Record summary:
Two RNAs folded together computationally: RNase P RNA and transfer RNA, 416 nucleotides in total.

Order: sequence, then structure tokens, then C1' cells
RNA sequence: GCAUCCGGCUGAGCGGCGGCUCCUGAGCAAUCGGGGGAGGAAAGUCCGGGCUUCAUAGGGCAUGGUGCCAGGUAACACCUGGGCGUUCGCGCGAGCGGGCGACGGAAAGUGCCACAGAAACAAUACCGCCUCGAUAGAGGUAAGGGUGAAAAGGUGCGGUAAGAGCGCACCGGCAUGUUGGUAACAGCAUGGCCGGGUAAACCCCACCGGAAGCAAAGCCGAAUAGGGAGGGGAUGAGGCGGCCCGCGGACCCUCCGGGUAGGCUGCUACAGGCGUCGCGCGAGCGGCGUCGCAGAUAGAUCGUCGCUUAAAACAGAACCCGGCUUACGAGCCGGAAUGCCCAA
RNA sequence: GGGCGAUUAGCUCAGGGGUAGAGCGGGGUCUUUACACGGCCUAGGUCGGGGGUUCAAAUCCCUCAUCGCCCA
Repeated sequence: GCAUCCGGCUGAGCGGCGGCUCCUGAGCAAUCGGGGGAGGAAAGUCCGGGCUUCAUAGGGCAUGGUGCCAGGUAACACCUGGGCGUUCGCGCGAGCGGGCGACGGAAAGUGCCACAGAAACAAUACCGCCUCGAUAGAGGUAAGGGUGAAAAGGUGCGGUAAGAGCGCACCGGCAUGUUGGUAACAGCAUGGCCGGGUAAACCCCACCGGAAGCAAAGCCGAAUAGGGAGGGGAUGAGGCGGCCCGCGGACCCUCCGGGUAGGCUGCUACAGGCGUCGCGCGAGCGGCGUCGCAGAUAGAUCGUCGCUUAAAACAGAACCCGGCUUACGAGCCGGAAUGCCCAA
Repeated sequence: GGGCGAUUAGCUCAGGGGUAGAGCGGGGUCUUUACACGGCCUAGGUCGGGGGUUCAAAUCCCUCAUCGCCCA
């Protein structure tokens, strides 16, 4: 330097002319001047929060979500750091580096495990092996075979009638103790082999969760007839939602027919951007300074010309923010155990 | 803008962990002079795409796509 892998970033620029929209200044007005004007995903709506309303009366059950540990945060299913597992590359090896992980509990209980198989967790033995027996059969056994995704640890030696953790060594797993660590967990010692899998099946444990959503909601104005039919309701309607208790106390629901269909607020200043200093491994936190950076309501953010090499990707805010996921032409930067090439 | 639902044979739909089914439609055949009806037989499936959990996924979970419905 290239390859491979991982992470981060940019998201054409400059100028001329002409428009659109918001704010602001001037003007009686027409209009004129100044300033702002899409994104990294504005997307999917998959999570989390702010905000608003639902009675400042709640409680219980049910239900939903999350799930190694510690930290960050307004919060999260997100992020950071660590642990463990798995996988890939390199290495004789110790190990080093990268990717991935919904990663609590299966000796609390229940369910399920099709077909095959003797047998799927309750116990057993189909073919075998050994002993007795003439055979039939009885007893022992679980090495070997067979079935299956899965059959009460694996390999070796001893042992035995044949066998078996029956004994021993190593590995694996469990329990107890101890050491280190905030913890997950790891190391060591001793005992001992104690009976599968599935919790993205019910469930148990721990923690969290009220519902609806800016077409929420508040105000002003306009219109108007509280019209007709059916049903429910003081034996308690509607009401904070799936149910119950409690509270409360009079209207409520459906259909038909008719009227209105305008404006203002919410609305953009903020868990805000940038710079710097300090703390922290880091995510991030704190101090100081500085900046003001879309806000429409049929919905603005554009068109054209010139130059730069050809200007081309995905894509267009609609209450706001933090994430995740998905889409994306071209390019830039950084890191890495490793491989190849070049130079010293 | 916001909130939901669906996707399985040509069409309409069942099936909610253990070999994918029904009705209609299609094809063949029998019956009839011929057709219809009817009887018998039969073909046809990436279960919308991708990934995960599991021994095993149409079914459980995640994600993407398409279509549809509702809300002032």
C1' cells in the first nucleotide's frame, strides 16, 4: 500500500434571473426593504417519553411487557462497560482478534414430545450377553445392536459369571466451603454421579405498565327544532376503559331526517445546536460562553441558465423529542488479531 | 396526520405446533340420440417475502411488503 472485516461521517458547491411561504420594518393601500425556509432517514408506526382530556375516589382480580450483571437516561425492548455462551479467522499451543446471542427459573406444579421404538420420565428390556434349565422358561445385566431430534454423563484401565461410577485417572456436570470481584461470574479445595427436552407452552420469581390520542383538547363565532322511531334506566343509566367491590345520582344508546362545516389557541424555545473547560474506560454528566435554526391548513421550501468531470441515490416536515428498523448513487475518515506485495 | 385489521388451491373460506383441507370452479369417465342435472375418479399449494425459537412452524416471535377499514 492492497484485500477482508468493523465503526463513524457527508448527503453537491458557487453565481445570475424569476417565483412560493412565514416573521419583521415602512406605507392609507397597491407594494417595497431585511431575515428564515426539509431529512439522515422527515418513512415504517415497532418501542419509550413529554403534552392534553377523561370526576383531585379509590381498591382488588384479570391482563400486557421486560428478563446475565453494573451503569447511563425523562424513559425504553435503546446505549455504554463487563460476564458467560456460541461461531469464524489466525496460531503447534497457551491464546489473540472479529461476528452473533429475547442470556431469569425445567429437583414448585401442569401440559406436550407426532411417526418410529420395548420404553419419552412412569417405569421398564425388543434383539443381545451371562447363570440355571433338555426345551419351554426363570433369574441377573444395561457393555453391544436397533428406533428416534432426544433413551438415567464421555474416554481409558481395573473389575465381573456377564455387566454396571462398582472402583480409579482425566474431562463434564452438581452440591458445599473458601478466595477475588459492587455484581454477573471466575479460581481453588472437598464430597459425590443425584431423575431428558420444551417457558418466542401454561406457569413461578423480580421489576414496570390507567386509557385515548393534536382529527387530543380549550376558546370565539355561525346554524338550530332539541324533530321522528326503537331500546335501556332509582331493582341505579352513562361514568377510568376486561370484570368485581366501592363512589356517585339522571339521563343514556341505536337508526332515520334536518342544520352548520368558519376562525383563534395548542404550534414550536427546546431532555435545543455549536464551542470550550472539568469529571468519567465509556455511554454520558456538570460549569461557562454563544446562537435563534421550517411552522403550512388544499397545505410554502421551487424553476431556469452558466461553471465545476456527467449533478445523478433513497426520499418531502404537519404536536414535539429519544431510540430501533427499513431504503440509499457517489465519496470521505478511523480502527483491527490476520493474509499478500513493496521498501528499509 | 393518527388508530386498527387481513394475506392459505383459479374464487370464497376452515385449520392456532406433529403428513395442509372444505365448497364452488377445472380435467377424465359413466349415464343420454345430444346437452344439462347426477354418480365415480383426478390434477392443482415457495400457506405474501425474509429471519429467529423449537427435534419439528401455515400455526409462536421479530421484520418487510401489499390490500382494506375507521377517526374532525
Rfam match: Bacterial RNase P class A. It is annotated as a ribozyme. About the family: Ribonuclease P (RNase P) is a ubiquitous endoribonuclease, found in archaea, bacteria and eukarya as well as chloroplasts and mitochondria.